A computed fold for a 521-nucleotide part of an RNA from an uncultured Actinomycetota bacterium, annotated as small-subunit ribosomal RNA, 5' domain.

Context: one part of a larger RNA
RNA sequence: GGAUGAACGCUGGCGGCAUGCUUAACACAUGCAAGUCGAACGAGGUAAUCUUUUUACUAACCCCCCCGUAAGGGGGGGUAUCCGUAAAGAGAUUAUACUAGUGGCGGACGGGUGAGUAACACGUAAGAACCUACCCUUAGGAUGGGGACAACAACUGGAAACGGUUGCUAAUACCCAAUACGAUGAGGAUCGAAACGGAAUAAAAUCCGCCUAGGGAUGGGCUUGCGUCUGAUUAGCUUGUUGGUAGGGUAAUGGCCUACCAAGGCAACGAUCAGUAGCUGGUCUGAGAGGAUGAUCAGCCACACUGGGACUGAGACACGGCCCAGACUCCUACGGGAGGCAGCAGUGAGGAAUUUUCCGCAAUGGGCGAAAGCCUGACGGAGCAAUGCCGCGUGGAGGACAAGGCCUUUGGGUUGUCAACUCCUUUUCUCAGAGAAGAAGUUCUGACGGUAUCUGAGGAAUAAGCAUCGGCUAACUCUGUGCCAGCAGCCGCGGUAAUACAGAGGAUGCAAGCGUUAUCC
Numbered sequence: 001g002g003a004u005g006a007a008c009g010c011u012g013g014c015g016g017c018a019u020g021c022u023u024a025a026c027a028c029a030u031g032c033a034a035g036u037c038g039a040a041c042g043a044g045g046u047a048a049u050c051u052u053u054u055u056a057c058u059a060a061c062c063c064c065c066c067c068g069u070a071a072g073g074g075g076g077g078g079u080a081u082c083c084g085u086a087a088a089g090a091g092a093u094u095a096u097a098c099u100a101g102u103g104g105c106g107g108a109c110g111g112g113u114g115a116g117u118a119a120c121a122c123g124u125a126a127g128a129a130c131c132u133a134c135c136c137u138u139a140g141g142a143u144g145g146g147g148a149c150a151a152c153a154a155c156u157g158g159a160a161a162c163g164g165u166u167g168c169u170a171a172u173a174c175c176c177a178a179u180a181c182g183a184u185g186a187g188g189a190u191c192g193a194a195a196c197g198g199a200a201u202a203a204a205a206u207c208c209g210c211c212u213a214g215g216g217a218u219g220g221g222c223u224u225g226c227g228u229c230u231g232a233u234u235a236g237c238u239u240g241u242u243g244g245u246a247g248g249g250u251a252a253u254g255g256c257c258u259a260c261c262a263a264g265g266c267a268a269c270g271a272u273c274a275g276u277a278g279c280u281g282g283u284c285u286g287a288g289a290g291g292a293u294g295a296u297c298a299g300c301c302a303c304a305c306u307g308g309g310a311c312u313g314a315g316a317c318a319c320g321g322c323c324c325a326g327a328c329u330c331c332u333a334c335g336g337g338a339g340g341c342a343g344c345a346g347u348g349a350g351g352a353a354u355u356u357u358c359c360g361c362a363a364u365g366g367g368c369g370a371a372a373g374c375c376u377g378a379c380g381g382a383g384c385a386a387u388g389c390c391g392c393g394u395g396g397a398g399g400a401c402a403a404g405g406c407c408u409u410u411g412g413g414u415u416g417u418c419a420a421c422u423c424c425u426u427u428u429c430u431c432a433g434a435g436a437a438g439a440a441g442u443u444c445u446g447a448c449g450g451u452a453u454c455u456g457a458g459g460a461a462u463a464a465g466c467a468u469c470g471g472c473u474a475a476c477u478c479u480g481u482g483c484c485a486g487c488a489g490c491c492g493c494g495g496u497a498a499u500a501c502a503g504a505g506g507a508u509g510c511a512a513g514c515g516u517u518a519u520c521c
Stems, first nucleotide, its partner, number of pairs: 001521004006517005013392006019385002021350001026348003030345003035105003040102002044098001045096013061078007112303003122227006130220002135216007143177004152167006182191003197208003229275003236266003241263008278300004282293004305326005328339004356382001358381003364378001365376004395424004404415004429458006438448001465510005470491003476505005486493002
């Protein structure tokens, strides 16, 4: 000199873009962060329509009386068979969302953190003994049957969490048989499927699904060469250890595991042990070589209160799944239960130190769905912080021996065109008016946001500090102090004329910042 996820002191006008617990992987109140599908399925609710039953009312049905030649008109009584109206009950169909359940797909992605790990963890370059849901593609198939279990109902246990018994029921849930271009196998042979399911239609067509096999794509598992910190005041380490045979296990190779056999294997080219540490693309610095570093962004790995374990599944030994043990917290009727912010906000604690319990799914992306759509603290945005980078402003022109301050050799010098004063401008600022793009999808859909931007009006109006001035190092005098008080990065200043302390005037440097501290080159 450069740099920083910085902090501290003084100061502080605006905008754009970034960044923001480096410490306790410390403990967490509260809310949200993973659901979705009724076009797989059975039930419950509401509304409409239709059918039907019962009841009530009325009569066009029956009877009587009066008027009239007749047609017909008026009045009274009875019945509930038909018609109509109303109410209630039952059934069917349609529509619609909601709740729980069966079932499917997704909760293995996305998001967080860096504790552990010196290792095939990572980087790079290769390899063979493997798997891969959804997606694309090729070929073929989907035959015949069956029995349950939730929901629900009844009874019942428990404070609760959560159950128990009996009974009923559906399916793209489950099972059996048949078939098989596949698997195993030298061969004989053995084994392995499926949902005429759903929407639509008058019926088809069509669409979405189901099963088997082959190929692709994507993702992953495994092996190996090379590279990857410090210590020898760590010199020997190792018994499943090193190799073989056989078997087991796995998607797959392999001491991965077991039995037997052999006695090997590693190490001064640093084994073992100890310490430290996530690795990389990158980042900072440097002319480079190199040194330091691994925040944000991107790739990989590891972890999810601590330790262990498996289940389901294409995929986990699974952050917001399960079981066991432990520590901690909470509820309890003392019998027993519940929990896991290293998700987004937020709280306490620790610390020099790090933000809102905000808005929206409008965009991009993801899950489910045929779709409409639903969900999404991913994400898009806003808020806070000069934390950083970049940009802008705090006025411009004219105006002199002004006053005041300071110094002085008392002549003056300097502050200093600085100010006052005159004229001008309006970036900013305030107010008013107009007002987006971002929307992809001819319609509709914008959180941001009445934001950006544009126009008009007003008025110099709203806006400058910090450090330094002995040398290094740009910038000097006065007063006070008197080895005191103090300064200081190094050299060093201060003991009565201090350009080095403190104040003042002046000056220099940088500037919405300036200085100090810490760390790296």

Source information:
Its Rfam family is "Bacterial small subunit ribosomal RNA".